[in-house]
Context: one part of a larger RNA
Molecule: small-subunit ribosomal RNA, central domain
Organism: uncultured bacterium
Formats: sequence, structure tokens, C1' cells
RNA sequence: CUGGGCGUAAAGCGCGUGUAGGCGGCUUGGUAAGUUGGAUGUGAAAGCUCCUGGCUCAACUGGGAGAGGACGUUCAAUACUGCCGGGCUAGAGGGCGACAGAGGGAGGUGGAAUUCCCGGUGUAGUGGUGAAAUGCGUAGAUAUCGGGAGGAACACCAGUGGCGAAAGCGGCCUCCUGGGUCGCACCUGACGCUCAGACGCGAAAGCUAGGGGAGCGAACGGGAUUAGAAACCCCGGUAGUCCUAGCCGUAAACGAUGUAGACUUGGUGUCGGUGGGGUAAAAGCCAUCGGUGCCGAAGCAAACGCGAUAAGUCUACCGCCUGGGGACUACGGCCGCAAGGUUAAAACUC
Repeated sequence: CUGGGCGUAAAGCGCGUGUAGGCGGCUUGGUAAGUUGGAUGUGAAAGCUCCUGGCUCAACUGGGAGAGGACGUUCAAUACUGCCGGGCUAGAGGGCGACAGAGGGAGGUGGAAUUCCCGGUGUAGUGGUGAAAUGCGUAGAUAUCGGGAGGAACACCAGUGGCGAAAGCGGCCUCCUGGGUCGCACCUGACGCUCAGACGCGAAAGCUAGGGGAGCGAACGGGAUUAGAAACCCCGGUAGUCCUAGCCGUAAACGAUGUAGACUUGGUGUCGGUGGGGUAAAAGCCAUCGGUGCCGAAGCAAACGCGAUAAGUCUACCGCCUGGGGACUACGGCCGCAAGGUUAAAACUC
């Protein structure tokens, strides 16, 4: 070095871009580095195998022969790999045409509702609960009508639906902008796959500065409940939740399933496209490509289950696991304003 694994038993990095590295389509010429064969040199001793000797045997040990990995030189082979050159179009990219979408950023705008303020009507309660009380209300509440302010979120449509790499994205309009799918087969001609480091994105909470603050609401105060009640229930309520700029970098960041490609009976729903068919126009129907679900052949699986969106059969590359606790810890390094994050042991113990 060689093993077995990673949906739920330990194990897929939260997600992407991508460097080194690893791997790489069809065909042809050259080369001969890898590779293969021959010759030759080397391959100390010990060791190993065979023959033989010495200790009464053996272990041990003396002598002889042989084998051996590996390496040098040289000759040769050319299937595969590499390298150099030529060609190709099935991978990849581009072009043209068409399409769907809560994909992202910025600006504007709309209605419903809650709360607060002003005014009208009106009078004794209201609110809340299992029942109550705290609370609010004759300084006029609740209810109801009119007007105004402000913040946050967008009912119905809405879907088992769509988009995005993931986190995530939902009123309407405008501008800027990323990606995807289908059709044609016009162009380039392997330009590809994966990816240690690196870089970027990354829910919520939290942090810094400034703003904003309707509702909700950690902490906190009060009322209940209770043996007690640090809670569950009720009345209040600060941070926060919102915006701008910058940090943080975590999660049951989950499909607990890495990415890319190939291959392997079917049925059925749905979303987007294309062709056919059909119609007055459609739709159902047939074929096909891409997405998203359900059920299931073979096969796989400890079982549960998975089953063309594989956990089936293969290939390439990366990450990770190696009994439980100690330990998502200590120490050290790096990062952070902090909170902390990341990398990550040992003693001891079962």
C1' cells in the first nucleotide's frame, strides 16, 4: 500500500464559482516516455528454496547451487496510456426563433385589517377566562359613524403548482438584471467532468452605528392556577421583529440521500414547450423533450423501504466514517467588537 462503508445503525462539506491535482469522445500519422518481451550487467553478507556436512536429534550452524523484487545498458514490439501533428461531431459552447416563472436589485403605488389621535351619536359597563382577577371606563370607556396619522404584512387567486445552487422567493406597476426549457441543426471543434486549498453566497437569533416602531413580543411588572409555579392561562410590556450600512457564519442549513455522465419492463397525475391529429375556436387523443408527484418489474436492502428524480447496474472526481462516554470539550492555531465559530486531542472509564 491493499479492506469495508456513508437515507434511518458511525459517516455527504449548508450551497456555489473555481486553481493545483485526478480523470477524459470518435478517427488517423508520428514518437516510443509509461507498458511488454529478449540479451547483458548489477542484485554484498545474512535470509528464502534445493543438495550436503557438524553438534546423539531438532532448533541452531558450516559448505555448494538456485531463485528473487528492484535498478543500469542495449535490441525489439506498438494493443492500451502519454507526448507531437492532422481530421470528425454524438460531449460542451455559440447562433437564430419561441416560451414559462413568488429568480435577484431599485423605485413607485393600492386596498383590507390592527393601533393611536380628532369630532359626532350614546350610557354603564367593558375586557378576559375553565372560572376569575389584575387592566380599561362617569375626567364618558366598550359599541357605532365620519375624518386623520403611522408601521408592518399582502386575504381570495394558491395547487399534491412555479422559480432559484442552496439559504430562500408571493398585492400591483415601471426600470435594471441572472438562470432555465423547447424548436431549427447555421457556427466553433473536446473547448469537457470533478475539485484539496482559495473565493463568494448563506434562515433565525445575536452584535455595531443611524433611523423607524402599528401589531406581536424574550426580559421584566402585575393577576390567576398550584403544596410550590421561577411555567402553561390572563392584563401590561423593553430589547427585538422593520429600514440603511457593516459584522456574525450557525441550523433537524433534511430528500437526514455529494457532483457529473451512461445503461436498465411499466402505469398514472400535474407544470412548461414542440410536432401530429381534431375543432367554428378549443379540449379530450397520439408522439416527443424538460421539470415535479404517486404506484410499482427486475434488481437492491438488516428491515423500513428505494425503484429512469434509484437506495438498481457501471464510470470519474471530491468529502466523510472506523465502539459508547469523556467531547459539537481542553490546549494551541486561525477568524470575530463580542457572543462565539472553525480545526481538534488525551488521561480516565464501560